RNA sequence: CAAGUAAACCGGGUGGCCGCCCUUUCUUUGGAAAGGGAGGAAAGUCCGAGCUCCACCGGGCAGGAUGCUGGGUAACGCCCAGGGGGGGCGACCCCGGGAAAGUGCCACAGAAACCAAACCGCCGCUUGCGCGGUAAGGGUGAAAAGGCGAGGUAAGAGCUCACCGCUCCGAUGGUGACAUCGGUGGCGGGCAAACCCCAUCCGGAGCAAGGCCAAAUAGGAGGACAAGAGGGCCCGGCUCGAUUUUAUGUCCUCGGGUUGGCCGCUUGAGGUGACGGGUAACUGUCAUCCCAGAUAGAUGGUCGCCACCCAUCGCGAGGUGGGUACAGAACUCGGCUUACAGGUUUGCUUGGCCA
RNA sequence: GUCCCGGUGGUGUAGCCUGGCCUAACAUACCACACUGUCAAUGUGGAGAUCGGGGGUUCGAAUCCCCUCCGGGCGCCA
Numbered sequence: 001c002a003a004g005u006a007a008a009c010c011g012g013g014u015g016g017c018c019g020c021c022c023u024u025u026c027u028u029u030g031g032a033a034a035g036g037g038a039g040g041a042a043a044g045u046c047c048g049a050g051c052u053c054c055a056c057c058g059g060g061c062a063g064g065a066u067g068c069u070g071g072g073u074a075a076c077g078c079c080c081a082g083g084g085g086g087g088g089c090g091a092c093c094c095c096g097g098g099a100a101a102g103u104g105c106c107a108c109a110g111a112a113a114c115c116a117a118a119c120c121g122c123c124g125c126u127u128g129c130g131c132g133g134u135a136a137g138g139g140u141g142a143a144a145a146g147g148c149g150a151g152g153u154a155a156g157a158g159c160u161c162a163c164c165g166c167u168c169c170g171a172u173g174g175u176g177a178c179a180u181c182g183g184u185g186g187c188g189g190g191c192a193a194a195c196c197c198c199a200u201c202c203g204g205a206g207c208a209a210g211g212c213c214a215a216a217u218a219g220g221a222g223g224a225c226a227a228g229a230g231g232g233c234c235c236g237g238c239u240c241g242a243u244u245u246u247a248u249g250u251c252c253u254c255g256g257g258u259u260g261g262c263c264g265c266u267u268g269a270g271g272u273g274a275c276g277g278g279u280a281a282c283u284g285u286c287a288u289c290c291c292a293g294a295u296a297g298a299u300g301g302u303c304g305c306c307a308c309c310c311a312u313c314g315c316g317a318g319g320u321g322g323g324u325a326c327a328g329a330a331c332u333c334g335g336c337u338u339a340c341a342g343g344u345u346u347g348c349u350u351g352g353c354c355a
Numbered sequence: 356g357u358c359c360c361g362g363u364g365g366u367g368u369a370g371c372c373u374g375g376c377c378u379a380a381c382a383u384a385c386c387a388c389a390c391u392g393u394c395a396a397u398g399u400g401g402a403g404a405u406c407g408g409g410g411g412u413u414c415g416a417a418u419c420c421c422c423u424c425c426g427g428g429c430g431c432c433a
Stems, first nucleotide, its partner, number of pairs: 001351010012306007020037007039326001043337002046335005051206004058235004063202005068082005084095004097197002102195002104191003119138002121134005146164002149161003165187001166185001168183006210263004220254006270289008307324007356432001358428005365383004375414001385401005407423005
């Protein structure tokens, strides 16, 4: 210098003028002054929580979610570290329970698709038809009897042996996933983002939750409850109880009316800094700061200078015009995912050149 | 804001749950020919889709999983 890889960050700046929302103070009630006013994703609503209401005696079933190991965390499907497999020359990236518990599926092709079998071929017998042996080689397929070599054989074959791979057992190391070593078995496809099995977790709804005030209206129609008592379903225990009717009591659904205000509402698992703990994620102590709260929804417009991009003119310096990515709070946090013009920084890898 | 549903020729649908015979079916519309004096109807033949987009699982995806875009229920729920 080029190509790449991982991560962090900025994402127009500054000044004048005119506006918008909130808080506090002052006020002559007209207003004025001071302070604050979008994001890294505020987005998608995909996960996890706080908070609120409803339900709640217990257990199970059903349903849903997650899935290597250890840790972090309020919690998580997130993050960190480690282990295994795969890809890449490499930095680095991607993936993850169980297929010898059971069921199911594996189209077409192929003899045969998982437990048995043999199309071509090879070998033996036979004049021949054919019969028997075989699974080396060929062929089909996404996938075909562990791989390779030697011995062996009529030909062959884990039939036997060495090495490699795999199952099981043991020892050692490690918290563990797992690794290493030794023995053992001649060795038993794939799919669980198919049902399923195992382990762990999960009550439901959501700030339009929920509470208060005001306003409004015809208290209209239907239904449930006399037993605490029922969550989508089932079971069990305790206690109580004849049955039926009625509704004045309570509740639910539908219909009608009102569609205004206040609280919830922004101080929070909060930000910043220092010093500690930890490989890290993260966390402890101390100090310091207060940083949007609208309710049809504020956060904008314009001018000057500068930065960048595009178009055009010009040999050039430069001139003219246009533009500034994605997007935009609505109860609040922690994550993930997705969108993003242009730019900055850092670690590392590979290659080239120079000293 | 919240929850749910859908996207397949020009149009309306089926297939998806249970992956393969799907190189995707049906109706209607379209094109050509025949029939007719002509048109319609009818008959024969034909064209038109890579299943909204991307990625993954699988031997194999319209179908299963994830992300994303668009549309609808819908001013339904207070």
This is a predicted complex of two RNAs, RNase P RNA and transfer RNA, with 433 nucleotides together.
Its mean pLDDT, the model's own confidence on a scale to 100, is 76.